This is a predicted structure of a 346-nucleotide part of an RNA (small-subunit ribosomal RNA, central domain) from an uncultured bacterium. RNAcentral holds the full RNA, with entries from Greengenes.
[in-house]
Context: one part of a larger RNA
RNA sequence: UUGGGUUUAAAGGGAGCGUAGGCGGGAGGUUAAGUCAGCUGUGAAACCCUGUGGCUCAACCAUAGGCGUGCAGUUGAUACUGUCCUUCUUGAGUGCGGCAGAGGCAGGCGGAAUUCGUGGUGUAGCGGUGAAAUGCUUAGAUAUCACGAAGAACUCCGAUUGCGAAGGCAGCCUGCUGGACCGUAACUGACGCUGAUGCUCGAAAGUGCGGGUAUCAAACAGGAUUAGAUACCCUGGUAGUCCGCACAGUAAACGAUGGACACUCGCCGUUGGCGAUAUACGGUCAGCGGCUUAGCGAAAGCGUUAAGUGUCCCACCUGGGGAGUACGCCGGCAACGGUGAAACUC
Repeated sequence: UUGGGUUUAAAGGGAGCGUAGGCGGGAGGUUAAGUCAGCUGUGAAACCCUGUGGCUCAACCAUAGGCGUGCAGUUGAUACUGUCCUUCUUGAGUGCGGCAGAGGCAGGCGGAAUUCGUGGUGUAGCGGUGAAAUGCUUAGAUAUCACGAAGAACUCCGAUUGCGAAGGCAGCCUGCUGGACCGUAACUGACGCUGAUGCUCGAAAGUGCGGGUAUCAAACAGGAUUAGAUACCCUGGUAGUCCGCACAGUAAACGAUGGACACUCGCCGUUGGCGAUAUACGGUCAGCGGCUUAGCGAAAGCGUUAAGUGUCCCACCUGGGGAGUACGCCGGCAACGGUGAAACUC
């Protein structure tokens, strides 16, 4: 490299947009680049293959043909691919009418809880555990009532639900805003699919600067446990957790399953539409789930949301360890990230 593969054995890029490229719907025409056919030239000799001949045979040698699968030119063919032209509407998109939603951003508001503060009531404990102790408390704690402050998260509804490309998104209201779906069939007329490089987004933790800090809580301190206990348990507690701006760019970023299109038995449930009167559903489109036929699969299982049957494009794998390490390069404030070996060893 080919081949074979990528849910779980090695292997799907975290996700999207999109450049080059690759691939691309129906009809008619054009051309003849690819493709196919004939012819011409060339494709050195030796070598190789076949025939014949010469050394008594053979090796060896001579000779004729073949081969040289190619390239160029030329004459044709036109189904397919390509070029150019015309056209079509089913792919794609637009319009119009609906419709559901924790989709995003900004602002405002709300109650419960927690902690703290002040005051009242009240008195000796509280707290915590397997049991304790550290801790808090007569300077009046815990409990309870009233008022006040702050920050963070939104109980029930809530789901086997919904939305989003993924990460993710949940109190209520308002504004701005993205996308999907359904119906219609007015418009455009292949405008499509994929997508190396690139660009953008990207949980948590982390970083820089500024703010905020109620709770929880790495580190840390103390108390226990223990042979020890740099832990598990307890009492505290700082970064952080929250906000703004900027960086970082990784996750079991998972459906461990790339994207698009077409086709292939059924049953049950559910979300949003349409339809219709069959008045609680025969049917249909788009989603979300469960079971299963064929088929697939090493099996587990998958099974119209495929891991089935096919086409197109991208990414990736090639024994275990060494190692996602070293070195180099690129990026980053750093932490570190990306790319990514070999010796050696089994």